[in-house]
Context: one part of a larger RNA
RNA sequence: UGACGGGGACCCGCACAAGCGGUGGAGCAUGUGGUUUAAUUCGAAGCAACGCGAAGAACCUUACCAGGCCUUGACAUCCUCCUGACACGGCAUGUAAUGUGCCAUUCCUUCGGGACAGGGGAGACAGGUGGUGCAUGGUUGUCGUCAGCUCGUGUCGUGAGAUGUUGGGUUAAGUCCCGCAACGAGCGCAACCCCUGCCCUUAGUAGCCAGCGCGUAAAGGCGGGCACUCUAGGGGGACUGCCGGGGAGGACCCGGAGGAAGGCGGGGAUGACGUCAAAUCAUCAUGCCCCUUAUGGCCUGGGCUACACACGUGCUACAAUGGCGUAACAGAGGGAGGCGAAGCCGCGAGGCGGAGCGAACCCCAAAAAUAACGUCCCAGUUCGGACUGCAGCCUGCAACCCGGCUGCACGAAGCUGGAAUCGCUAGUAAUCGCGGAUCAGAAUGCCGCGGUGAAUACGUUCCCGGGUCUUGUACA
Numbered sequence: 001u002g003a004c005g006g007g008g009a010c011c012c013g014c015a016c017a018a019g020c021g022g023u024g025g026a027g028c029a030u031g032u033g034g035u036u037u038a039a040u041u042c043g044a045a046g047c048a049a050c051g052c053g054a055a056g057a058a059c060c061u062u063a064c065c066a067g068g069c070c071u072u073g074a075c076a077u078c079c080u081c082c083u084g085a086c087a088c089g090g091c092a093u094g095u096a097a098u099g100u101g102c103c104a105u106u107c108c109u110u111c112g113g114g115a116c117a118g119g120g121g122a123g124a125c126a127g128g129u130g131g132u133g134c135a136u137g138g139u140u141g142u143c144g145u146c147a148g149c150u151c152g153u154g155u156c157g158u159g160a161g162a163u164g165u166u167g168g169g170u171u172a173a174g175u176c177c178c179g180c181a182a183c184g185a186g187c188g189c190a191a192c193c194c195c196u197g198c199c200c201u202u203a204g205u206a207g208c209c210a211g212c213g214c215g216u217a218a219a220g221g222c223g224g225g226c227a228c229u230c231u232a233g234g235g236g237g238a239c240u241g242c243c244g245g246g247g248a249g250g251a252c253c254c255g256g257a258g259g260a261a262g263g264c265g266g267g268g269a270u271g272a273c274g275u276c277a278a279a280u281c282a283u284c285a286u287g288c289c290c291c292u293u294a295u296g297g298c299c300u301g302g303g304c305u306a307c308a309c310a311c312g313u314g315c316u317a318c319a320a321u322g323g324c325g326u327a328a329c330a331g332a333g334g335g336a337g338g339c340g341a342a343g344c345c346g347c348g349a350g351g352c353g354g355a356g357c358g359a360a361c362c363c364c365a366a367a368a369a370u371a372a373c374g375u376c377c378c379a380g381u382u383c384g385g386a387c388u389g390c391a392g393c394c395u396g397c398a399a400c401c402c403g404g405c406u407g408c409a410c411g412a413a414g415c416u417g418g419a420a421u422c423g424c425u426a427g428u429a430a431u432c433g434c435g436g437a438u439c440a441g442a443a444u445g446c447c448g449c450g451g452u453g454a455a456u457a458c459g460u461u462c463c464c465g466g467g468u469c470u471u472g473u474a475c476a
Base pairs, nucleotide, nucleotide: 001476002475003473004472005471007470008469009468010467011466012465013464015460016459019424020423021422022421023420026316027315028314029313030312031311032310033309034307035306042053043052064302065301066300067299068298069297070296073125077124078123079121080120081119082118083117084116089103090102091101092100093099106115107114108113127291128290130289131288132287136285137284138280139279140278141276143274148187149186150185151184152183153182154163155162156161167178168177169176193268194267195266196265198236199235200234201233202232203231204230207226212223213222214221239262242256243255244254245253246252318417322376323375324374325373326372333364334363335362338357339356343352344351345350383414388409389408390407391406392405393404394403430452431451432450433449434448435447436446
């Protein structure tokens, strides 16, 4: 100087408390451990691994296993010889599969050849998701959006170092004010950026009968108009600006007015010096080491989907503020190898059909919870839907291993979950549906969107994490 303390003082954070809903029990989904296996590829490991890399494993992916096959190689550069095109397409043949044979198909030229491509050969080399994240770059997690971390000069100290950065107040903040052997400065904080909340303005192929006309079973459907809504560009608006009180005539705090909004309005992006030899050699790059008829490459099939078990994360429930049956109102997105309307067929998944739309224009599209009416009458039930049988639909070369969906039948466990444990302070929790990425197909995951919409916070003694000052020293 730090670090630590079951030392002290002060102060924060859904840290506790107050409250609401969960997890832990059930069934299922998913990840992991373990076990099994020819293989169940690899990585991630307290917080900060475990719906994580996976924004999508039937083949492919794929790195694993079995079998079959290739050896200058699937890919790059160079040499030599041959061919004239190659790719692609067609025909024939053949294997489980990579295959084999035949046919058609170039340009320039000084006629030597060249460009390009294919094939043969030799070797330099290719190739490696092989090892080392304790050799690395890059990227990322975490403490932590915490308020800290430093420097120049000066001063003090033999020195390590101190001072500044401590102190008194104040703040979300090393934020600001005052004081002070310090005076300044940098990286952080804040602001500048984006979204959202109010108003104005510019502009109107979405919106409006607002005012007129036409028109309809109903319709902005049409003429017409941008007033309103909206859309998307510009601007205004909030600054403790005003008033009162407190405070040190300070920073600032409390109350009030006006205002759509106050005292950082709400949300996002933004992550200081550093810590964990944290994570990643399997995104990529890369040193060194290792393999080279194989640790490289191709193919078929299998595996990553196994199952006595254990844990994490979720979904659906256990019902009557509920189940079932008839009936309104969003936002944000996506669409051309695409979204696919009307109409028709099917109980349905879906099929036929093809209008319109590169989309404020058409389509996906129905929002659901909600409200109203009816029914069920507390029951393992008209709760719950696992499992199973049969019959089908769709994608795809192909759904046996191993996809999704539909109908009928079957209806399991489950009557609110021990010890323990998690999230959340407001348009939040809870609850309800909708969209998107990936994607042929395959979401209870992920990323977004809106609808309905709470309860509680006395307080900081205690648990956890953190900040500042101080004290002790078994530690560096």

Predicted 3D model of a 476-nucleotide part of an RNA (small-subunit ribosomal RNA, 3' major domain) from an uncultured bacterium. The RNAcentral record of the full RNA draws on ENA, Greengenes and SILVA.